RNA sequence: GCCCGCUUAGCUCAGUGGUAGAGCGCAUUCUUGGUAAGAAUGAGGUCAUGAGUUCAACUCUCAUAGCGGGCU
Numbered sequence: 001g002c003c004c005g006c007u008u009a010g011c012u013c014a015g016u017g018g019u020a021g022a023g024c025g026c027a028u029u030c031u032u033g034g035u036a037a038g039a040a041u042g043a044g045g046u047c048a049u050g051a052g053u054u055c056a057a058c059u060c061u062c063a064u065a066g067c068g069g070g071c072u
Base pairs, nucleotide, nucleotide: 001071002070003069004068005067006066007065010024011023012022013021018055026042027041028040029039030038048064049063050062051061052060
């Protein structure tokens, strides 16, 4: 220099055009003599950034940034 992949909750990851989810973690409550374990409820997201296509974009297209890999 060229090519490919990834970027979504605090962490690890789902989500192939129609209101964004799970596990773990966190908060509150219940349970216990008290912890741990268990149960219930809840909070937490400009979906990396910008633009385009579309009635509608996490999803499709382009550019940029970061990370990883391959080739030379």

This is a predicted structure of a 72-nucleotide RNA (transfer RNA) from a Dehalococcoidia bacterium. The sequence was found in a public genome assembly. The prediction has a mean pLDDT of 82.